[in-house]
RNA sequence: GGAGGGAUAGCUCAGAUGGUAGAGCGUUUGUUUGAAGCACAAAAGGUGGUCGGCUCGGUACCGACUCUCUCCA
Repeated sequence: GGAGGGAUAGCUCAGAUGGUAGAGCGUUUGUUUGAAGCACAAAAGGUGGUCGGCUCGGUACCGACUCUCUCCA
């Protein structure tokens, strides 16, 4: 220099033909226990990497850029 993948909750990751976002773990509260752990119930937590475009509507499609991983030279 060229090609491709990835960026979504604190962490690891899903997600539909474009119709407004979820799981596990973790955190907090409650029940239980002498206390803790386990178990059970509930809750909080997201401008979906940034900007622009298409659209009634974008996490998803198009373009540019940033960061990161892999391959080629």
RNAcentral holds the sequence, with entries from ENA. This is a predicted structure of a 73-nucleotide RNA (transfer RNA) from a Chitinophagales bacterium. The coordinates come from a structure-prediction model, not an experiment, and the mean pLDDT is 82. NCBI's taxonomy places the organism under Bacteria, Pseudomonadati, Bacteroidota, Chitinophagia, Chitinophagales.